A computed fold for an 81-nucleotide RNA from a Flavobacteriales bacterium, annotated as transfer RNA. Its Rfam family is "tRNA". Gene Ontology term of the family: triplet codon-amino acid adaptor activity. It is annotated as a transfer RNA. NCBI's taxonomy places the organism under Bacteria, Pseudomonadati, Bacteroidota, Flavobacteriia, Flavobacteriales.

RNA sequence: ACUCGGGUGGUGGAAUAGGUAGACACGUCAGACUUAAAAUCUGAUUCCAAUGGAGUGUGGGUUCGAUUCCCAUCCCGAGUA
Numbered sequence: 001a002c003u004c005g006g007g008u009g010g011u012g013g014a015a016u017a018g019g020u021a022g023a024c025a026c027g028u029c030a031g032a033c034u035u036a037a038a039a040u041c042u043g044a045u046u047c048c049a050a051u052g053g054a055g056u057g058u059g060g061g062u063u064c065g066a067u068u069c070c071c072a073u074c075c076c077g078a079g080u081a
Stems, first nucleotide, its partner, number of pairs: 001080007010026003019064001027045006046054003057073005
């Protein structure tokens, strides 16, 4: 330099022939249980200026509508020269 794969809540990781973003698990917090813990069970858990709005690395484009398609770019990994 070129080619390919990847970047999504606190963490891992789903959702792609464009249509409710965050399933599921872990962690955390609260509660139940216990003499008290552990284990187990139940509920909550992205952010903000919060009747609403924003959010899938960043910036644009296409579209009624984009995590998904297109362009550029940053970062990580693999391969080729």